[in-house]
Source information:
Predicted 3D model of a 135-nucleotide RNA (c-di-AMP riboswitch aptamer (ydaO/yuaA leader)) from a soil metagenome. It matches the Rfam family "c-di-AMP riboswitch aptamer (ydaO/yuaA leader)". On this family, see Barrick et al., Proc Natl Acad Sci U S A 2004: "New RNA motifs suggest an expanded scope for riboswitches in bacterial genetic control". Its mean pLDDT, the model's own confidence on a scale to 100, is 79. The model forms 92% of the base pairs in the Rfam consensus.
RNA sequence: CGCCAAAUCGCAAUGUGCGAACCGGGGAACCACGCGUUAUCUGGGGUGAAUCCGCAGUGCUUGGUCAACUCAAGCCACUGCAGUAGGGCGCACUUCCCGCCCGAAUCCGUCAGCUAACUCGGUCGGCGGUGAGGA
Numbered sequence: 001c002g003c004c005a006a007a008u009c010g011c012a013a014u015g016u017g018c019g020a021a022c023c024g025g026g027g028a029a030c031c032a033c034g035c036g037u038u039a040u041c042u043g044g045g046g047u048g049a050a051u052c053c054g055c056a057g058u059g060c061u062u063g064g065u066c067a068a069c070u071c072a073a074g075c076c077a078c079u080g081c082a083g084u085a086g087g088g089c090g091c092a093c094u095u096c097c098c099g100c101c102c103g104a105a106u107c108c109g110u111c112a113g114c115u116a117a118c119u120c121g122g123u124c125g126g127c128g129g130u131g132a133g134g135a
Stems, first nucleotide, its partner, number of pairs: 001128004008020004021123006031113001043111001044108004052083001054081005059075005086102005
């Protein structure tokens, strides 16, 4: 000087703050959802672009077997490969196309549809370039 993101600014203070702005959660009516019970199995929901499908492996369940192996089917799980809904930057400048990337993580705790009033929180973190100085 720029990028992702709500994550910036101001006033104070050395006290763990206050305010603005931006962001997120809870929360009526109306609307939406909803036949009831039991059992098994894999409760449900939020933030976020971060969902979903296929193949393979591990594990588990069921079948089969005297038992076991092999085998078959399934899966709410984990791992890998390759994709993908979706998202970011650049180029362009209405866009599209194109190029390079992301396509995670985490929280609540059996509970929450939307939602006016009302109410509770967040303002972290991670990067790129240039210049100067030092090691």